[in-house]
């Protein structure tokens, strides 16, 4: 250099047959205990890597770019 996957919330990842952004952990506030921890209830947190086009609408398709991983050279 070239090919394939990957980028989503602090973290690990779901969602890619276009229409609702989501789970687990983590973090806050209650409740409960003398407290703590479990444990239940409710919450906040995201420019869905970046630029562009398609579409009434894109995390989702196309193209570019940028950083990852892997594989060939």
């Nucleotide at each position: 250099g070239g090919g394939c996957c990957c980028g989503u919330a602090g973290c690990g990842c779901a969602g890619c047959u276009g229409g609702g952004a989501g789970c687990g952990c983590g973090c806050c506030g209650c409740c409960g205990u003398g407290g703590c921890a479990c444990g239940g209830c409710g919450g906040a947190g995201g420019u869905c890597a970046c630029g562009g086009g398609u579409u009434c609408g894109a995390a989702u398709c196309c193209c570019g770019u940028c950083g990852g991983g892997u594989c060939c050279a």
Predicted 3D model of a 73-nucleotide RNA (transfer RNA) from Thermoflexus sp. Rfam family: tRNA. Rfam describes the family as follows. Transfer RNA (tRNA) molecules are approximately 80 nucleotides in length. The sequence is in RNAcentral, with records from ENA.